Source information
A computed fold for a 123-nucleotide RNA from Candidatus Brocadia sapporoensis, annotated as SAM riboswitch aptamer (S box leader).
[in-house]
């Protein structure tokens, strides 16, 4: 890069280099010299995936035993930020685009998809 899957109405910044663009893309709206990408430090946030600690259900096995306790092991559930592995810290993925429901209405509104971002498994 391609695929699969599940999330996206919540959440979290300052400092320093640096010097004009950011916000995937389209139209639009925004940020932006009161300082944009990026790069560095340090500190948040959030719980996907691992860790750890509990718990329920099932089997193993251990027993004199269809056992309890205790051990192992699968599938859940809760729980905690843990020197683990990513991500994130303007605006709902900032709206939007393709279909649909609705409407007098091309306008508000509702769903549903593309499409995009992230993780986790796979190629």
């Nucleotide at each position: 890069g391609u695929c699969u899957u599940a999330u996206c109405g919540a959440g979290a910044g300052u400092g320093g280099c640096a010097g004009a663009g950011g916000g995937a893309c389209u139209g639009g709206c925004c940020c932006u010299g009161c300082g944009a990408a990026g790069c560095c430090a340090c500190a948040g946030c959030a719980a996907c995936c691992g860790g750890u600690c509990u718990u329920g259900u099932c089997c193993a096995g251990c027993u004199a035993a269809u056992a309890g306790a205790g051990u192992g092991g699968a599938c859940g559930g809760g729980a905690u930020g843990c020197u683990g592995g990513u991500g994130c810290u303007a605006a709902u993925u900032c709206c939007u685009g393709u279909c649909u429901c609705g409407u007098g209405a091309u306008u508000u509104g509702g769903g549903a998809a593309a499409a995009g971002a992230u993780a986790a498994g796979a190629u």
Annotation:
The source organism's lineage runs through Bacteria, Pseudomonadati, Planctomycetota, Candidatus Brocadiaceae and Candidatus Brocadia. Model confidence (mean pLDDT): 84 of 100.